[in-house]
RNA sequence: GCCGCCUUAGCUCAGUGGCCAGAGCGCCCCGCUUGUAACGGGAAGGUCCAGGGUUCAAAUCCCUGAGGCGGCU
Numbered sequence: 001g002c003c004g005c006c007u008u009a010g011c012u013c014a015g016u017g018g019c020c021a022g023a024g025c026g027c028c029c030c031g032c033u034u035g036u037a038a039c040g041g042g043a044a045g046g047u048c049c050a051g052g053g054u055u056c057a058a059a060u061c062c063c064u065g066a067g068g069c070g071g072c073u
Base pairs, nucleotide, nucleotide: 001072002071003070004069005068006067007066010025011024012023013022018056028042029041030040031039049065050064051063052062053061
């Protein structure tokens, strides 16, 4: 220098054009227990990496950039 993949909640990840953007774990509250854990219930938590474009509508498609991983030279 070239090519490919990844970037969504604190963490690990789903979601591949239209639902209010979701799950598990974690954090917080409540119940249960003599108490803790476990278990059950509930709540909070998001600029979907950034900018631009296409579209009636974009996390999702296209372009550019940034960061990370891998391959080639």
This is a predicted structure of a 73-nucleotide RNA (transfer RNA) from a Patescibacteria group bacterium. It matches the Rfam family "tRNA". It is annotated as a transfer RNA. Its mean pLDDT, the model's own confidence on a scale to 100, is 81.